[in-house]
Predicted 3D model of a 1345-nucleotide RNA (small-subunit ribosomal RNA) from an uncultured marine archaeon. It matches the Rfam family "Archaeal small subunit ribosomal RNA". Rfam links the family to the GO terms structural constituent of ribosome and ribosome. The coordinates come from a structure-prediction model, not an experiment, and the mean pLDDT is 82. RNAcentral holds the sequence, with entries from ENA.

RNA sequence: UUCCGGUUGAUCCUGCCAGAGGCGACCGCUAUUGGAGUUCGAUUAAGCCAUGCGAGUAGAAAGAAAUUAGAUUCUUUGCAUACUGCUCAGUAACACGUGGAUAACCUGCCCUACACUGGGGGAUAAUCUCGGGAAACUGAGCAUAAUACCCCAUAGACCACUACGCCUGGAACGGUGAGUGGUUGAAAGCUUCGGCGGUGUAGGAUGGGUCUGCGGCGUAUCAGGUUGUAGGGGGUGUAAUGGACCUCCUAGCCAUCGACGCGUACGGGUUGUGGGAGCAAUAGCCCGGAGACGGAUUCUGAGACACGAAUCCGGACCCUACGGGGUGCAGCAGGCGCGAAAACUUCACACUGCAGGAAACUGUGAUGAGGGAACUCCAAGUGACUGCACAAUGUGUAGCCUUUUCUUGAAUUUUAAUAGUUCUUGGAAUAAGGGCUGGGAAAGACCGGUGCCAGCCGCCGCGGUAAUACCGGCAGCUCGAGUGGUCGUCGCUUUUAUUGGGCCUAAAACGUCCGUAGCCUGUUUGGUAAAUCUGUGGGUAAAUCAAUCCGCUUAACGGAUUGAAUUCUGCAGAGACUGCCAGACUAGGGACCGGGAGAGGUAUGAGGUACUCUGGGGGUAGGGGUAAAAUCCUGUCAUCCUCAGAGGACCACCUGUUGCGAAGGCGUCAUACUGGAACGGAUCCGACGGUCAGGGACGAAGCCUAGGGGCACGAACCGGAUUAGAUACCCGGGUAGUCCUAGGUGUAAACGCUGUGGAUUUGGUGUGUGGGGUCCGCAAUGGGCCCCAUGUGCCGGAGUGAAGAUGUUAAAUCCACUGCCUGGGAAGUACGUACGCAAGUAUGAAACUUAAAGGAAUUGGCGGGGGAGCACCACAAGGGGUGAAGCCUGCGGUUCAAUUGGAGUCAACGCCAGAAAUCUUACCCGGAGAGACAGCAGAAUGAAGGUCAAGCUGAAGACUUUACCAGACAAGCUGAGAGGUGGUGCAUGGCCGUCGCCAGCUCGUGCCGUGAGAUGUCCUGUUAAGUCAGGUAACGAGCGAGAUCCCUGCCUCUAGUUGCCACCAUUACUCUCAGGAGUAGUGGGGCGAAUUAGCGGGACCGCCGCAGUUAAUGCGGAGGAAGGAAGGGGCCACGGCAGGUCAGUAUGCCCCGAAACUCUGGGGCCACACGCGGGCUGCAAUGGUAACGACAAUUGGUUUCGAAUCCGAAAGGAUGAGGUAAUCCUCAAACGUUACCACAGUUAUGACUGAGGGCUGCAACUCGCCCUCACGAAUAUGGAAUCCCUAGUAACUGCGUGUCAUUAUCGCGCGGUGAAUACGUCCCUGCUCCUUGCACACACCGCCC
Repeated sequence: UUCCGGUUGAUCCUGCCAGAGGCGACCGCUAUUGGAGUUCGAUUAAGCCAUGCGAGUAGAAAGAAAUUAGAUUCUUUGCAUACUGCUCAGUAACACGUGGAUAACCUGCCCUACACUGGGGGAUAAUCUCGGGAAACUGAGCAUAAUACCCCAUAGACCACUACGCCUGGAACGGUGAGUGGUUGAAAGCUUCGGCGGUGUAGGAUGGGUCUGCGGCGUAUCAGGUUGUAGGGGGUGUAAUGGACCUCCUAGCCAUCGACGCGUACGGGUUGUGGGAGCAAUAGCCCGGAGACGGAUUCUGAGACACGAAUCCGGACCCUACGGGGUGCAGCAGGCGCGAAAACUUCACACUGCAGGAAACUGUGAUGAGGGAACUCCAAGUGACUGCACAAUGUGUAGCCUUUUCUUGAAUUUUAAUAGUUCUUGGAAUAAGGGCUGGGAAAGACCGGUGCCAGCCGCCGCGGUAAUACCGGCAGCUCGAGUGGUCGUCGCUUUUAUUGGGCCUAAAACGUCCGUAGCCUGUUUGGUAAAUCUGUGGGUAAAUCAAUCCGCUUAACGGAUUGAAUUCUGCAGAGACUGCCAGACUAGGGACCGGGAGAGGUAUGAGGUACUCUGGGGGUAGGGGUAAAAUCCUGUCAUCCUCAGAGGACCACCUGUUGCGAAGGCGUCAUACUGGAACGGAUCCGACGGUCAGGGACGAAGCCUAGGGGCACGAACCGGAUUAGAUACCCGGGUAGUCCUAGGUGUAAACGCUGUGGAUUUGGUGUGUGGGGUCCGCAAUGGGCCCCAUGUGCCGGAGUGAAGAUGUUAAAUCCACUGCCUGGGAAGUACGUACGCAAGUAUGAAACUUAAAGGAAUUGGCGGGGGAGCACCACAAGGGGUGAAGCCUGCGGUUCAAUUGGAGUCAACGCCAGAAAUCUUACCCGGAGAGACAGCAGAAUGAAGGUCAAGCUGAAGACUUUACCAGACAAGCUGAGAGGUGGUGCAUGGCCGUCGCCAGCUCGUGCCGUGAGAUGUCCUGUUAAGUCAGGUAACGAGCGAGAUCCCUGCCUCUAGUUGCCACCAUUACUCUCAGGAGUAGUGGGGCGAAUUAGCGGGACCGCCGCAGUUAAUGCGGAGGAAGGAAGGGGCCACGGCAGGUCAGUAUGCCCCGAAACUCUGGGGCCACACGCGGGCUGCAAUGGUAACGACAAUUGGUUUCGAAUCCGAAAGGAUGAGGUAAUCCUCAAACGUUACCACAGUUAUGACUGAGGGCUGCAACUCGCCCUCACGAAUAUGGAAUCCCUAGUAACUGCGUGUCAUUAUCGCGCGGUGAAUACGUCCCUGCUCCUUGCACACACCGCCC
C1' cells in the first nucleotide's frame, strides 16, 4: 500500500475512457503584511543589436615630456588577459560517470634541496624633425635606456656504444655508477639595506594530455559495413602513444551480445512522483564537456588553435571625401523581433574572492546590496467580550478591551540607503476573495427568465413551457491571500505485469514437422573457486537526502556531527547450489532381436458395376422435367427391350463416435520398394536429452504454366420458368476446371478455435492393438472373465474458471523452452522491402475518428422454430345475414359566414344515453351587458340610475337629440378579480374501455447460483380452471379460478288484500233433449288448486358398473323436477396499453379578461359530384289483400294514464267515470278459418311528388309528426370479401319503456312461435404453458445495410 462514474431491462467479466492526489509552465478573477530562497528570455529565434560598463596592474625593471612641489602622461619591458562570467547549437562520442594505465607524457606562478649569477656587444620605441591619408592608420630621418635583444665561457642537459655492475618491478626501454665519443649550451638586476628578484638540475604539489574495462536513448519498414579500411617493416610529426600522416608488403577487420545507417539528445550529481520496483525530467545550483555571427587557419605562450587576440572566406550591419575602413551582448543593464511565456540602461568595491604589486593600493556588471514580479516555500492578520432587539450557529445597535498591521516621531542598523529591530502618538480603525451546489463529489427538489433556442458539460449527461444541470437573484458548500482553467508529467494503472497479467469462447498458440545459435538439462565421487555468500580496507566530490543537536521570536532558511548513497576495487575466508575439469552409473534417450496390427507412402499391373457414345436386331408415339410448366429430344424412328464394341471417371455393400499418418490427408485387388508407432526381451551404448530466433521440408480446395485426356459433373455463358423485377433459388444445355505427367502458388472456420516436452493428482464405463493369467470346452484359427502396456471415446469428483465448461487425452498442481496480445475503427489498408509468370503472399504503420466495441450467462418479447392444450369475438358441419336497391342514421371528404367539438383496427363510425325547429349550442352574422377590492383623475357647479317623445334598429332610453325625476358615488386610467364547453387526457384525480368468455400474478422460510436470478409455478395423468392427484429441494401461504350473492326451474311450510274459486245463494243474457248448462255481476263461505312473496329442503360423482395406479377423474346406468359448473346474471387478480374523457363534475400550469366572459334576434350543426360503417323495408305465393276468430309478459301513469258516450272517412275533437295503482287505464302480432289474386315489375314493393286535413308548440319556411286521396322510382335474392350463432338458442313475431311539448327504422327490456348442425380439430385467426435460436429490450411496426 484506498477507490469511484460510464457498455446492460438487470448481472458477472474483459477492457478502455473519465474523476479525486502531487509537481512544473502559462492564463482568468482577486489581493493587507513580514521573513527566506541555489527563482525570473531555458522551451519559440545559438535571431539581430543603439548606448554605457564588464581586464588590468607594476615608478622597488627602464627612458622621456612639461611642471614650484606633490603628482600626472607617453613609450619600452614583466606578469595577467587560457581565470571568472554566459549559453546548450553541435555531439550517441572515451563526450560523461566510475575503476584503472601512462614501462608513451607535459606542468608558469607555489614548496623543498643543491649549485650558480663571469666577460662582452649592437640596436630600438616614446621624444624631436619631415611626410601620406576624410578617417582608420601609416612612411622616412637624427638620438637614447633597461630585468628588452645578441655573442663567448663554465656548470648542466641530451644521444650513441660497452653481449659492464647495482636497485625497483610481472616485465627495463626507468633510476644509478664507470669508460669512450658526439650534440647542445644558463643567468639581471633593483633597493628605503630589512629584502625582493634571476639561472640550472632533481623532487613535490597543483593543473592537464593520451589510452583503456564497465555503464547509461529509439528504430531491423536500416542487415551487411569498411580501402587508410585491419595488421606489419621503415619514416614524418608531437610534450607524448598511435594509419595521426607518408612509402612498401599482407588481406584482413567489424557485425543479430545489433555493425553500418537514420532519428532524437550535452552527460552526470541530482529533481518530480511512486509503498517499492520503476517511470518521467535533468534549463536553473555543483562537477565535466562544448561553443562564442557561420566556417577554416595561425602566432605568442607553461597553458589557446584563444567570447571582449590575429588572418582569410561567407552572410548581415555601420562610417566614408568612394580611394578605403570598422563591428560581433550565448558578460551586466537595456532595445527590436519571436511568442501563451520571463525584471532596473540602479548602488558599491564595505564583505568574499581573483589579477597585478614588496606594500600602500588599483581594477573587478565576479561578488555584495537595493528596485520590479501572486515565481516558490514559511509565518501572521482582517478583531475579542458583554448587554439589548430581531426574521436567532447570524445580523443590527450600545458599551468596553486590544493594536499584529496602519499612522506620528526618534534611536539603532548600512559604504550610503531601503527594509528590519526597539521605544512612542492616534484609532476597530486601513485589510476577502475564487470556485462550486444532477451523479461521481461536500452543498437547493427555492424564485424569475429561456423553451432541443440561447447555452452548459473532464465522463455520464442537461435544455422540446412546471430545468435542483442553461442565464440571473437569494441561500448553501469548499479552499482561503489566494482560488480556478489550459497544457505537460508521475501516480491511480497488476493498463507492458522482474516484483506482478494473459492467449478454448473476451485481443492473443506460428497450418505442421525437422533443426542451427541461444536457453534449460538425470544419479553419483573427487578437484577448482568463474559466479554466489561472509568479513575487512579503499573509493563513491561538495551541495542534495535521513536522523540528532544548535542559530535566526517559530517556521521556511542556515550550521555541526553521524549515516545512507544501489555501482567500482584490493585482501582474507566458505564450499551447499550453478559453472568448469576428471571419473563412475542406468531410471531419460538411442540401437538390436521377435511375432503381430493398420484406408501410412511411391510405382507397376489387374478387375468391377454404373454412365455416355457407336453398330446390329425388336418396337411405336411419345419421352424428359416440375409444386405446376416450358425450353429440350423425337417420324433422319426417340424413350424402352436385347446383343456386341469403345471411352474416361469412380471404387457401393464391408464402413464403425474403427484404424494409420507430424499436419494436409488416406478406402477395389495383387506385386515390388519403403517410413513410422505399439507390445515383448536376463541384449548393447552410457545423458548421447528438451525446446527452438534465423533457416529448411511438407502443406486441402482453388488458381497459373507446358503437354496429354475429357464419360460424368459443372463456375462463366445461352435458353425456359418464377417474380413487381430475378444478373438467384427450380428446369434444359454448356466452356474453363475437376483426371494424368512435370513445375509454380503457400493460403483455409489449415478447428480440439486448446504450442511442444516432462513430473504429480479420486473414479466409473465402452472400444482398437500387443502381452500375461484363469475357467469352460465337441480341442477350434473357439468362447467367458481378470490383469499389464499403449491408443481412442463417453460420464463424472476434487480443483480451476467470468461463466459456459474442463476434469489422468486438464482449461488442475509444478518445471523447461518458443510464439503471440495490450480499447473499438481506420486496417491486415497505405508506403517500403522480400518472394511469385500472374493472381497474390509475408512483414506491416500513421493521420483522423470514437465511449464504447466485446465475452458468458439471466429475465422477457419475438420467430414464415418445435411440442402440448384451448376459443363459434377460430375453423369444420349447418342456420340466418351484410356486401347489389330505396330509405333512416353515424363518419370521412367537399362546400359554406358557420356547416362547433371529441372518438379512429379488434377496443371510432344508431358512439359522447348526441331522436339539435327556438332553447339545447360549445359554431357564424348582428345587437347589448358586466371589473369584488385597492390606488389615481372626476363628482352637491349634481355621479350611478330611471323615463315621455323623435331618430337609429329585426326590436329596444342600448345609443343620439331634447326635457324631466332622483340624490352619492365613482370603468376615464393602473393593478386585481368574476367568468371561460379557451389550451394541455403527454401535468392529474375520478370513472370507463381493452388484454380478459383468459388462468394466471406473487410472497415467507429453506435450498441452488459470485450475481442478475432460479426453485416453488416443473414432470405424468386430469380439469372449464396454477382444478385435483401422484412424483419431486422444496414446504407452506396470499390475490385470482371455485365457493359466497341475485333470477329461473321442483317440493314443503307460512300468509290472505286489491288476488283466486272445488262451494252456497242470487240477478241479467244465451243455449236446451226442459233435467239443466254457459257467460257476466252481486252477497256469503274458504285459502284445498292456481297466483303472489317469504323461511326452508333439494344435486354431492352421493349409489351401481367399467376405465384409470387402490388416486384425481372420465364414460355409461338407476333414481330424480333437475346429473356431472342444472340454465342465466353479477363480481372479475398483479399489471400493461403515456388507450378514452380537462365538452359530466373536480383540478395544476398557461392563456383571454372588456373579450376567448354573460344575455339576446336570426342562421348553422339537417349543406351534397362522392366514399365507408350500422340498420329498416322489400324483391313476393311458407306470400299479399279483405273479413271473421284466439292466446301474453315486462312495464308506465297526476302539468299524468285516460275508460265510456257523442262528432268525424281517418288522423283527431268534445264531455269526462276511475286511478297516487295486484283495485282504474293500455285491441298483441305472427297464428287459425274463409274468399280473391296465379308468377307479372303484378292486387309484390312503397321511394319521390301533388292536393286536402289534423296535432304539439311564441314559432313547423330553412327543419317535425300523423291521416285521406292521387302519383307509383329503384328493386326479380345480390362480385371479391365479411358478420352473428350450439337450445327455449338462431330465425320469425309483436308489446312495453328511456329520450319526450311534438317526433323511434335507435338503446334497454318483455313475452309468443320455434329449428338445423358439431359433440370434433388446431388448417386459418388468436390465447396459455414447456422448450429452442436471437446482434431485439421505446422489445419484429425491433434491429440493421